The prediction has a mean pLDDT of 84. Large-subunit ribosomal RNA, domain II from a Thermoguttaceae bacterium, 679 nucleotides, folded computationally. The organism belongs to Thermoguttaceae, within Bacteria. It was read from a public genome assembly. Its Rfam family is "Bacterial large subunit ribosomal RNA".
[in-house]
Context: one part of a larger RNA
RNA sequence: UCCGGCGAGUUACCGUUAGCGGCAAGGUUAAGGCCCUCAGGGCCGAAGCCAUAGGGAAACCGAGUCUGAAUAGGGCGUUGAGUCGCUGGCGGCAGACGCGAAUCUGCGUGAACUACCCAUGAGCAGGCUGAAUCGCGGGUUACACCGCGUGGAGGGCCGAACCCACUUGGGUUGAAAACCGAGGGGAUGACUUGUGGGGAGGAGUGAAAGUCUAAUCAAACGCAGGGAUAGCUCGUUCUCUCCGAAAUAGCUUUUGGGCUAGCCUUGAGCAACUACGCAUCGGGGGUAGAGAUACUGAAUUGGCUUGGGGGUCUUUCCGGACUACCCUGCUGAACCAAACUCCGAAUACCGGUGCGACUAUCUCAGGAGUCAGUCCGCGGGGGAUAAGCUCCGCGGUCAAGAGGGAAACAACCCAGACCAUCUGCUAAGGCCCCGAAGUCGGGCUUAGUCACAAAGGAAGUUGAGUUGCCGUGACAGCCAGGAUGUUGGCUUAGAAGCAGCCACCAUUUAAAAAGUGCGUAACAGCUUACUGGUCAAGCAACUCUGCGCCGAUAAUGAACGGGAGUAAGCCCGGCGCCGAAGCAGUGGAAUUCGUAAGAAUUGGUAGGAGAGCGCUGAAGAGCAGAUACGAGCCGUACCGAAAGGAGCGGUGUUGGGCUCUUCAGGUGAUUAUGCCGGA
Numbered sequence: 001u002c003c004g005g006c007g008a009g010u011u012a013c014c015g016u017u018a019g020c021g022g023c024a025a026g027g028u029u030a031a032g033g034c035c036c037u038c039a040g041g042g043c044c045g046a047a048g049c050c051a052u053a054g055g056g057a058a059a060c061c062g063a064g065u066c067u068g069a070a071u072a073g074g075g076c077g078u079u080g081a082g083u084c085g086c087u088g089g090c091g092g093c094a095g096a097c098g099c100g101a102a103u104c105u106g107c108g109u110g111a112a113c114u115a116c117c118c119a120u121g122a123g124c125a126g127g128c129u130g131a132a133u134c135g136c137g138g139g140u141u142a143c144a145c146c147g148c149g150u151g152g153a154g155g156g157c158c159g160a161a162c163c164c165a166c167u168u169g170g171g172u173u174g175a176a177a178a179c180c181g182a183g184g185g186g187a188u189g190a191c192u193u194g195u196g197g198g199g200a201g202g203a204g205u206g207a208a209a210g211u212c213u214a215a216u217c218a219a220a221c222g223c224a225g226g227g228a229u230a231g232c233u234c235g236u237u238c239u240c241u242c243c244g245a246a247a248u249a250g251c252u253u254u255u256g257g258g259c260u261a262g263c264c265u266u267g268a269g270c271a272a273c274u275a276c277g278c279a280u281c282g283g284g285g286g287u288a289g290a291g292a293u294a295c296u297g298a299a300u301u302g303g304c305u306u307g308g309g310g311g312u313c314u315u316u317c318c319g320g321a322c323u324a325c326c327c328u329g330c331u332g333a334a335c336c337a338a339a340c341u342c343c344g345a346a347u348a349c350c351g352g353u354g355c356g357a358c359u360a361u362c363u364c365a366g367g368a369g370u371c372a373g374u375c376c377g378c379g380g381g382g383g384a385u386a387a388g389c390u391c392c393g394c395g396g397u398c399a400a401g402a403g404g405g406a407a408a409c410a411a412c413c414c415a416g417a418c419c420a421u422c423u424g425c426u427a428a429g430g431c432c433c434c435g436a437a438g439u440c441g442g443g444c445u446u447a448g449u450c451a452c453a454a455a456g457g458a459a460g461u462u463g464a465g466u467u468g469c470c471g472u473g474a475c476a477g478c479c480a481g482g483a484u485g486u487u488g489g490c491u492u493a494g495a496a497g498c499a500g501c502c503a504c505c506a507u508u509u510a511a512a513a514a515g516u517g518c519g520u521a522a523c524a525g526c527u528u529a530c531u532g533g534u535c536a537a538g539c540a541a542c543u544c545u546g547c548g549c550c551g552a553u554a555a556u557g558a559a560c561g562g563g564a565g566u567a568a569g570c571c572c573g574g575c576g577c578c579g580a581a582g583c584a585g586u587g588g589a590a591u592u593c594g595u596a597a598g599a600a601u602u603g604g605u606a607g608g609a610g611a612g613c614g615c616u617g618a619a620g621a622g623c624a625g626a627u628a629c630g631a632g633c634c635g636u637a638c639c640g641a642a643a644g645g646a647g648c649g650g651u652g653u654u655g656g657g658c659u660c661u662u663c664a665g666g667u668g669a670u671u672a673u674g675c676c677g678g679a
Stems, first nucleotide, its partner, number of pairs: 001679006011094001013092011026050003032044005054061002064076004097235002100232001104225006116198008124189001126158003129154001134149005162186003166183005201217001203213002238612006248261005262370002264367006274360001276356008289343001290341002296337002300333005307327003310323005373398001375396008403414003418588004423584003429578003432563003438575007450565001456550002460547002463544007477534005483507003488502003513528001517526002589602005613668001615665009632651005638645002
């Protein structure tokens, strides 16, 4: 993981509510007793309970009473329906739908493992080192001290048994819930070990690691309280029909939990032009926008200039002059604001009327669920005019919604699935092939743009326009000229058009700069402006605009879905077609409304309401059956909207079935890391 079986809203009592039943201003018995009879019934039995009167804390008063000084006002009452059962819903008290803690407490069991202690025993091959002491000799006044022997000390040395466990290989569903191999440490000691004994659960023991206390230890194990509690997780078993949410507000030691309201459902009820929609009329507003000598504030700049300050200059003093600086005043221009407003919409909201609609609104009663929302569009706050970000408001979708489109894609676009159908029409989106369906006309694009992207860049190309030049010849090219005073003056070593400064005249001319660029040390040289000729008809600059181009670089290979396409790309237009569970046709089912004809409706999570199927057993009525019948099992092409139910055939050797009505429940399993068995 799979298969089979088992496996979760029950029961008692007390309330509340609905349905059904009995009696009714009353209803009802409890314990107990009597009778009949063992399956259970019947009859007694008002003690008690509820109702029949309320108000008040109470005394107490009473259709009233309490408060109060009150004959005031106000609160609660008075204008009568209950009660006893049965069944269903829900609540309370109980374990209360099932399984699940870690804990806490009590009483016991454990030191056969292990830690420590006590008593009594046991064990440690072999080898090495050579302390004290003592003897002799030397030495000293005497000691000390030295040498040679003797001796055999030591948590001494090497190393087996024994004990340990440092490294590493294997093992890791192991041979083993700690092992095996190779090495390693201690090995006369704070050593190791046998037997007997001691003390224990907030306790022991501990050369101390929260270690060890029977494979269990930051508080052992067993049983009990105990079905502890679990605002948490998981699971909760047949079918169909009707309706169908919420993820919000307030409060909460509250934020993943509750309570009340909101939103859903079921039943009952009645009133109105009630709710709702549209039209119209009447309202208040200070948002969007806009504005600014209409305020508050922000902020740029010009002018004038009152006043003040700074700076420069002048001055013997008084004073004065200038200022491209700062503040302030006046004034001009342009400008900004969520916490500015002289103004001011659209919507929205409130009210009146009319029309539509016809209970959808509202009230009461029973039952809920919801309190983690999500994305998209619009209006905003926070953030960085970031986030598939976060927090509000309005709307939509998903949630709880299938179908078609967007290649694929909860939330986007279209559209809301009762069932059947080898019928038709459409929506979004499409119509070259994959792949259903296309053609015609006009224009654009050459980039495979189409089929990701910005600032910025560019004689790409289309269209519209503005200005200037142009057959008295433009523009480009080519041919020719491009001179003189003069090397202008200054500066400079030099400065001759061309380092720099100043000026920028005049002459001859068709035209030619006191010189556009290159160049030289400086000249020279080349070139341009400018002019003539040649050629020949448009040329130049700029603005707006359609479609393209560059900008364009990332990690597996990926930016039309692929093929392919120059239209099968883009823009505009015409007429067609395809295309969904939409709409329609035909047939059928159900719900609601309706006398009927018929009409409308039938996606659905949490959840509310309704109707059924099947299992086990009980009671009553009925049925099949003797070659038996039948349950169960196997096969099977039947019936029903579903749960499900027959018929027929086989098997089945004795265990009882089937139909109808009613009742009772240990009544339905793909999921609980469910339990037991099997694979």